[in-house]
């Protein structure tokens, strides 16, 4: 101090995650040592065992166990000592402290300051005074008795510092009195006057004259102090208003009783009050705090450990003793529990320390000492002390230490990776060398001890005292649980000590292998579907390290609850609007006051803690002192600007008078005409109406249409407008009446009267509800009819509520400016309304100016941006309301309001990472504009319908080999499957292989014969070397072996190079700077013309510039040159029946080198004086002449691993390889692509012309002979401008046919032949003969083509033995048509909407169907709380009785009486518990509602584009 995620990229809201720190932790995984320190967060659940509260010169009785000594009948029993003893009783003091837990409590409980004139206070200090005289008892303990036992009763005996009387006694206390003085006015306080009351104990030591004296402890009393404690008060101290009213001792007063004390704390009475929005009452939910943890801090959490204060003590009530308790280890009653029992009764209380069940993720030893520190008893000595000290357990947590160090490269082995050379782990090990924290043995060895007591001595008090003793001071004497610890020395050995989690990114650290959306990982985002740095392993590497991760809660980060320090036009958020209460905020000016404010002084804010500085443990951790801080609270005194209060006075806000004025402000009467619609007469005649286009419906009983009068209801055209009013909703013919605001103008008047406004209160379209009316159009609903796959729609034809009205309701709307009200400031322009002046003018307008209202455009500023912008969304202030992530949810529950319908108010559980705003680039659009293309239209030929031909697909098959699938697969790969090819399919072989390279032995090998086979193979035979050489040998060739390998047209084209196709020859695609914009971007590249074209001008916050376009480059159409053989032949010669045939020529053609030419150059015209279009002239050619060849960024995971190349993966006696056959040729059937027809623009015969590109040696083949033909023979020529292929056909001329399935088509089919070929059966071409199918122009659809084109006509070539209707060339004949851009398909551009961006083949809605999941309602059920009313009433306390009972004192007549007491009983209060009836809350429940998530179900298609009837409240 950030970081990650919404998007295709941006900013911006926003939410969710991460990174740090903490823990009384808990769990994996791993653990050497030590020092401090912590350890039941759950069941305040039950509890065995033992231990934690005792102790004493008071007292009386007594003589336990023990050892010894006697005696014994061996049972025992005596004495003495121990013993001024134990134990047990009476008494005293403690036993309220120490230690525990957090249940309950929202509380004066706590904290903080303050009060008590309204109180107590044992021990302990100080100070005064004092302790006299006396009684009767009663435990123990001894007898009897009951009980199982706990125990208990009776009877007798004794003691005290126990209990009682009696004196004394004061400055106590009480009553009545006056006096100073304070005082909050209620009272108090000091002295004093008087009457009346209240005390007590002794024990020990010394010394004695035995009287007593005096010390120390003990006792009474009275004062005064310290400690402690009680009561009161200010103010602070959770959440829930879906808890709004609560409250009868309640609120106060008199009086009384209580109480240590105030006080409704009780009681009578009297009054009727307290509290509550500044949140009472009720409900949850908790001990507080100091502090801890966190943060820069403010603040948010939290309240172990320590320290303070409360509350508690099985639960719930009570009182008793006592200075203190309503008492953890104390009683009493009631309840559960649990133990004992003889069943009749009893005992118990771990939230003390240890244990022990159980709960739970989880939290230790039934140790050790009183050595120190504190405490309780005691004169002490001690004695008790799970307080405490220590120890044991636990890495729970801080802090320290350590697990070696220094050399040590063949960089060893090993593992891992790898282009196979290397790398890497890595100085890391081995190894040398050394060191000794720890460890282990041995040895030494502490602080923690100071006192007390006790002795011995000196001062010094009391005292008559040298006795005693008290204090002080020195000295002996002596005391350690832990522990033989800590340290310390020596000795031994590197010896016994490293692990965890991570490695896609935030986040530091990368690579193999397995797996294949599996199996698993994940804090967000996400990885995983066959090349996973995100899974698992292995190496290797980052971090931390005796730990290391996980997980869980708290705080930061989150300024994401914003006081520091946020928002609200459109992201969530301005209440529909006013009015108006509380409550907040509020002009000038002056004076007083001091509440807020400031400022100094004090007090106090315990102690540890934090923070600094200093010291002690080797150091830290951690302990010690010093300081500082404690930001609060409280008094004192000052100041008075600011807020505030009282007072006074001002006029600028406010308001009020007087004038004027605009206006669909409202509200009630009236009244107008114009249309609709119905009714009545008239005219008039088929038809009307409706719609895209029908039909439903009126209509021959006369509609509609037209005129005339009538009825009625409802709305108010022209004006009229970003124009007016009104708080808003809202509001319009015209007139009256009544009323409400508002503006302006000039003067007065009051004198802060202002603004806002939680609750409230009024108003509130539309539709809706009631009551009564009223009803012409119009219209939910509902009925026809249409459209539709349906069509409960959209269209049409009718049509009720209902729209209207009066009264009442309902109270919401995209009630919008999506902008809350007021007040002030901050530059402008130009409009519009309604007022006032100015100036002019006869008079008006025009023009200047100022007040309120409105609209626009804009500037600084603001904003995420879009925008707002003096009407702010700016600058500030003051007041209300509202928001905190999406959905759930404008819901549920509860309340309230309504006749309902429904509104207000309003959450959770679950889910998601996102939802969202403004913008920006694309992409789409049944949105615009503008432009282009054989894209439509104008045309011309076709496809689709026969038959064949080919390719596909589908079937079939032992195969029917693979690939190609909209366009952009289907005469495609394949420029040519009888074998082969050939990859498939049956069958037969090989096994380092058909092929390469290495190795090792041998040899030539090849070839021919013969045999066996379907070959391939096998077998037998014959034959037999080559180069070079340094003569060792190497090398070709071939055989055989060995293993390294070969091989695979297997797989994956979605791992890949290359290669191509498409959109598209479509005009578009991008850069550098620059400049805008927070940025995605934009600009430039838009715009105005113009072009085929981003071509080219012009402008312009742009200037440039790449790759496209367009030129360059071939063909090709002119022409000049230059050259002439195989070409050509004007001219000249020759020669022929006749031909460039021959001399010769190069002039033409024609070849094949260079050149020219065509550039809108040249006129006119239009256009901006541009570009550039139109037009003409010339010219072969006119405006890119034609036509090729070139394919920008980039799209389609396009094809293609079977052309080749390749990477992983797979196979290896097989998926490799070799042979034979057989298949790719199949064939109900669907398509594509093409042949060849359907005929007279023709078919046939028969003449007669005119090409170009090609091609040739395993080759074209002339000319002759020969077959009806194909061909077949023979053979000249030609490696080609020389010869051959080669005949070009269409056309022309003549002829025959005569509209028919034909002289028209030719398919099939039989038959005969011919080429090629090792071989045409499966399955080749072509000929002759004979046959003679469909087919009369092709449905719905749909192709191609703009001129030498279409459409026809032949020719060539590749492949190739053979095979062509296909493909690729080439040339002859040669049209028609384009108004034109509405429409269909493509595409380019500019705008626009947009919830797409895998981009419309896109997104997304809703029921229904299946699963889960939580939640809501419900007949009922089962539980908690907490209070009401009313029975029962424990134990007690206190009242009232007290017939029975009683020692102390009093009086007796000695019988008792009486004064006190007590037990029993009555009663008032009063726990559990009972009944009744509701209240809040929770579980759980047949059924039932809705919601939510959940790759691939149904039905539709509502939304996003004009989304296809604009949405959308």
């Nucleotide at each position: 101090a950030g970081a990650g995620u919404u998007u295709g990229a941006u900013c911006c809201u926003g939410g969710c995650u991460c990174a740090g720190g903490a823990c009384g932790a808990a769990c994996g995984c791993u653990g050497g040592c030590g020092g401090c320190g912590u350890g039941c967060u759950u069941a305040a659940c039950a509890c065995a065992u033992g231990c934690a509260a005792g102790u004493c010169a008071a007292g009386g009785a007594g003589a336990a166990c023990g050892g010894a000594u006697c005696c014994u009948u061996c049972g025992g029993g005596a004495u003495a000592c121990u013993a001024u003893u134990a134990a047990a009783c009476u008494g005293g003091c403690g036993a309220a402290c120490g230690g525990g837990u957090g249940a309950g409590u929202a509380a004066c409980g706590c904290g903080u300051a303050g009060g008590c004139a309204a109180c107590c206070u044992g021990c302990c200090u100080u100070g005064g005074a004092g302790a006299u005289u006396g009684g009767g008892a009663u435990a123990a303990c001894c007898c009897c008795g009951g009980g199982a036992a706990a125990c208990c009763g009776g009877a007798g005996c004794u003691a005290a510092u126990a209990c009682c009387a009696a004196a004394u006694a004061a400055u106590g206390c009480a009553g009545c009195g006056g006096a100073u003085c304070c005082u909050u006015c209620g009272g108090g306080a000091u002295a004093u006057g008087u009457u009346g009351u209240u005390a007590a104990a002794g024990u020990g030591g010394g010394c004695u004259u035995c009287g007593g004296c005096u010390c120390a402890c003990a006792c009474u009393u009275c004062a005064a102090g310290a400690u402690g404690g009680g009561c009161c008060u200010g103010c602070g101290u959770c959440c829930g208003a879906u808890u709004a009213g609560c409250u009868u001792g309640u609120u106060g007063g008199u009086g009384a009783g209580g109480u240590a004390a105030u006080g409704g704390c009780u009681c009578a009475c009297c009054a009727a009050g307290g509290c509550g929005a500044u949140g009472a009452u009720c409900g949850g939910u908790a001990g507080c705090u100091g502090g801890u943890c966190u943060g820069a801090g403010a603040g948010g959490a939290u309240g172990a450990u320590c320290a303070g204060c409360c509350a508690c003590a099985c639960u719930g009530g009570g009182a008793u003793u006592g200075a203190g308790a309503u008492a953890c280890g104390g009683c009493c009653c009631a309840g559960a529990c649990u133990c004992c029992u003889a069943c009749g009764g009893g005992a118990g209380g771990c939230a003390g320390c240890a244990g022990u069940g159980g709960g739970g993720a989880a939290u230790u030893u039934u140790g050790c000492g009183c050595a120190a520190u504190g405490g309780a008893c005691g004169a002490a000595a001690g004695u008790c002390u799970g307080a405490c000290g220590c120890a044991g357990c636990a890495a729970c947590g801080c802090c320290g230490c350590g697990u070696g160090a220094u050399c040590g490269a063949u960089g060893a082995a090993g593992c891992u990776u790898c282009u196979a050379g290397g790398a890497g782990u890595g100085u890391a090990a081995a190894g040398a060398u050394c060191u000794g924290u720890c460890g282990u043995g041995a040895g030494g060895g502490a602080a923690g001890a100071a006192a007390a007591a006790u002795c011995u001595g000196g001062a010094u008090g009391u005292a008559a005292a040298u006795a005693a003793u008290g204090u002080u001071c020195a000295g002996a004497c002596g005391u350690g649980a832990c522990g033989g610890u800590a340290c310390c020395u020596c000795a031994c050995a590197a010896g016994a000590a490293a692990g965890c989690a991570c490695c896609g990114g935030c986040u530091a650290a990368c690579u193999u292998c397995g797996u294949g959306c599996c199996a698993g990982c994940a804090g967000c985002c996400g990885c995983g579907g066959u090349a996973a740095u995100a899974c698992g392993a292995g190496g290797g590497g980052u971090g931390c390290u005796a730990g290391c991760g996980u997980u869980g809660u708290c705080c930061g980060g989150a300024a994401u609850u914003a006081c520091u320090g946020g928002g609200c036009g459109u992201a969530a958020a301005g209440g529909g609007u006013u009015c108006g209460u509380a409550g907040g905020c509020g002009u000038c000016u002056u004076g007083c006051c001091a509440a807020g404010u400031u400022g100094a002084u004090c007090g106090u804010u315990a102690a540890a803690g934090c923070c600094a500085c200093c010291g002690g443990c080797u150091u830290a951790a951690c302990c010690g002192g010093u300081g500082a801080u404690c930001u609060g609270c409280g008094a004192u005194c000052a100041a008075a600007a600011c807020u505030g209060g009282c007072g006074a006075g001002a006029u600028a806000g406010a308001a009020u008078a007087u004038g004027u004025g605009a206006g669909g402000g409202g509200a009630a009467u009236g009244u107008g005409g114009a249309a609709u619609u119905c009714c009545u007469g008239g005219u008039g005649u088929a038809g009307c109406g409706g719609u895209g286009a029908c039909a439903u419906g009126c209509g021959u009983a006369g509609a509609u249409a037209u005129c005339a009068g009538g009825a009625g209801g409802a709305a108010c055209a022209c004006c009229a407008a970003u124009g007016g009013c009104g708080a808003a909703g809202g509001c319009a013919g015209c007139a009256u009446u009544c009323u409400g605001g508002c503006a302006c103008a000039a003067u007065a008047u009051u004198g802060a009267c202002g603004c806002u406004g939680a609750g409230g209160a009024a108003c509130g379209a539309a539709a809706g509800c009631g009551u009564g009316g009223g009803g012409a159009g119009c219209a939910a609903a509902c009925a026809g009819g249409a459209u539709u796959a349906g069509a409960u729609a959209c269209c049409c034809u009718g049509g009720u509520a209902g729209u209207c009205c009066a009264c009442g309701c309902c109270g919401u709307a995209a009630a919008c400016g999506a902008u809350g009200a007021g007040u002030a400031c901050u530059u402008g322009g130009u409009g519009g309304u309604g007022g006032g002046g100015g100036a002019u003018u006869c008079g008006a307008c025009c023009c200047c100016u100022u007040c309120a209202c409105u609209a626009u455009c804009g500037g600084a500023g603001c904003u995420a941006a879009c925008g707002c912008g003096u009407u702010a969304a700016g600058u500030a202030c003051u007041c209300c309301g509202c928001c905190u992530g999406g959905g759930g949810a404008c819901u549920a529950c509860g309340g309230c309001c309504g006749c309902a319908a429904g509104g207000c108010u309003g959450a959770a559980a679950c889910u998601c990472a996102a939802a969202g705003g403004a913008a920006u680039u694309g992409a789409c659009g049944g949105g615009g504009g503008c432009c282009c293309g054989c894209a439509c239209a104008a045309g011309c030929g076709g496809u689709g319908g026969a038959a064949c031909a080919u390719g596909u697909g589908g079937u079939u098959u032992a195969a029917u080999u693979c690939g190609a699938u909209g366009c952009a697969a289907c005469g495609c790969g394949a420029a040519g499957a009888a074998c082969c090819u050939u990859a498939c399919c049956u069958g037969g072989u090989c096994u380092u292989g058909a092929c390469a390279u290495c190795c090792u032995c041998g040899g030539a090998c090849c070839g021919c014969u013969u045999c066996a086979g379907a070959g391939a193979u096998g077998a037998a035979g014959u034959u037999u070397c080559c180069u070079c050489u340094u003569c060792g040998g190497a090398g070709g060739c071939c055989g055989a072996g060995u293993g390294a390998c070969a091989g695979g047209u297997g797989c994956u084209g979605c791992a890949u190079g290359g290669c191509u196709g498409u959109c598209g020859u479509c005009a578009g695609c991008u850069c550098g700077u620059g400049u805008c914009g927070u940025g995605a971007g934009a600009u430039g590249u838009u715009g105005g013309g113009u072009u085929a074209a981003g071509u080219c001008c012009c402008g312009c916050a742009a200037c440039g510039a790449g790759c496209g376009c367009a030129a360059c480059c071939c063909c090709u159409a002119c022409c000049c040159u230059u050259a002439a053989u195989u070409g050509c032949c004007a001219u000249c010669g020759g020669g022929u029946u006749a031909u460039g045939c021959c001399g010769g020529g190069c002039a033409c053609u024609u070849u094949a080198g260079g050149g020219g030419g065509a550039c809108u150059g040249c006129c006119g015209g239009u256009g901006a004086c541009a570009a550039g279009c139109c037009g003409g002239a010339g010219g072969a050619g006119g405006g890119u002449g034609g036509g090729g060849a070139u394919g920008a960024c980039g799209u389609c995971a396009a094809g293609u691993c079977a052309g080749u190349a390749u990477g992983u993966c797979c196979c290896u006696u097989a998926u490799g390889u070799c042979c034979a056959g057989g298949g790719c040729u199949a064939c109900a059937c669907a398509c594509g692509u093409g042949u060849u027809a359907c005929a007279a623009u023709g078919g046939c015969c028969g003449g007669u012309a005119c090409a170009a590109u090609g091609g040739g040696c395993u080759g074209c083949a002339a000319a002759c002979c020969u077959g009806c033909g194909a061909g077949g023979g023979u053979a000249a020529g030609c490696c080609a401008a020389u010869c051959c292929c080669a005949a070009a056909a269409a056309a022309c001329c003549g002829g025959c046919c005569c509209c028919a399935g034909u002289u028209c088509a030719g398919a099939u089919u039989g038959g005969a032949g011919u080429c090629u070929g090792c071989a045409a059966c499966u399955c080749g071409a072509c000929u002759c003969c004979a046959u003679g199918a469909a087919g009369g122009a092709g449905g719905a659809a749909u192709c191609g083509c703009u001129a030498g084109u279409a459409a026809u006509c032949g020719c060539g070539g590749a492949u190739c033995a053979g095979c062509a209707c296909g493909c690729c060339g080439c040339g002859g004949u040669g049209a028609a048509u384009a108004c034109g851009u509405u429409c269909c398909c493509g595409g380019g551009u500019c705008u626009u909407g947009u919830a797409c961006a895998c981009a419309c083949c896109g997104c997304c809605c809703g029921u229904c169907a299946a699963g889960c999941c939580a939640u809501g309602g419900a007949a009922g059920u089962c539980g908690g709380c907490a209070g009401u009313a009313c029975c029962c009433g424990a134990a007690g306390c206190c009242g009232g009785u007290g017939u029975c009972c009683c020692a102390a004192c009093u009086c007796u007549u000695c019988g008792g009486a009486g004064a006190g007491g007590g037990a029993g009983c009555c009663g008032u209060c009063g726990a559990a518990g009972g009944u009744a009836a509701g209240g809040c809350u929770g579980g759980u429940a047949a059924c039932u509602a809705g919601g939510g998530c959940u790759a691939a179900g149904u039905c539709g298609u509502a939304a996003c584009a004009a989304g296809g009837u604009a949405a959308c409240c």